[in-house]
Molecule: transfer RNA
Organism: Endomicrobium sp.
């Protein structure tokens, strides 16, 4: 330099293929239970879906560019 893959909650990951309410587990907060803690159970909060633009009634999803990370080729 060229090609491919990935980027979503504090962490690990779904949802993308087929555009249509952004989710799960762990962690956190609160509550129940307990003499207390832990464990268990319940509830709640937490998101500029890497960035910018385009298409569309509607974009995490499709298209383009850029950034970062990884892999391969030279």
């Nucleotide at each position: 330099g060229c090609g491919c893959u990935g980027c979503u909650a504090g962490c690990u990951c779904a949802a993308c293929u087929u555009g249509g309410c952004a989710g799960a587990g762990c962690a956190a907060a609160c509550g129940a239970c307990u003499c207390u803690u832990a464990a268990u159970c319940g509830u709640u909060a937490g998101g500029u879906u890497a960035u910018a633009g385009g298409u569309u009634c509607a974009a995490u999803u499709c298209c383009u560019a850029u950034g970062c990370a990884g892999c391969g080729c030279a």